[in-house]
Molecule: SAM riboswitch aptamer (S box leader)
Organism: rhizosphere metagenome
RNA sequence: UCUUAUCCAGAGCGGCAGAGGGACCGGCCCCGUGAAGCCGCGGCAACCUCUUCGUUCGGUUCAGGUACCAUUUACCAGCGAAGAACGGUGCCAAUUCCGUCAGGUUUUCUGGAAGAUGAGA
Numbered sequence: 001u002c003u004u005a006u007c008c009a010g011a012g013c014g015g016c017a018g019a020g021g022g023a024c025c026g027g028c029c030c031c032g033u034g035a036a037g038c039c040g041c042g043g044c045a046a047c048c049u050c051u052u053c054g055u056u057c058g059g060u061u062c063a064g065g066u067a068c069c070a071u072u073u074a075c076c077a078g079c080g081a082a083g084a085a086c087g088g089u090g091c092c093a094a095u096u097c098c099g100u101c102a103g104g105u106u107u108u109c110u111g112g113a114a115g116a117u118g119a120g121a
Stems, first nucleotide, its partner, number of pairs: 001121007012041005020030003025099003042092003047088002049084008064076004096114001101111003
């Protein structure tokens, strides 16, 4: 770079450091009652991971596949639900802080763009 899922929930203390930070732009905020960054410890969450249960396939064309053989079972895979949290990430002000583009609408809704994170290529 590409594909795909999620982004109105949740979760911070200490040490070093010393002026910025919230991606960009416009707002609006945070910040010497200590920003960014680094380190230590803690936490949140459940994408990857693991467990359990359910569900999808019998006839020529189908999200099912393989084996067996005869309508049954097993394994794999997909999907759904519940749970676990050792490990790989991620995250711990404000909805991704809000807006930006389009449509509806009359101050809100829907979709998109951009961005972030995970998984895969």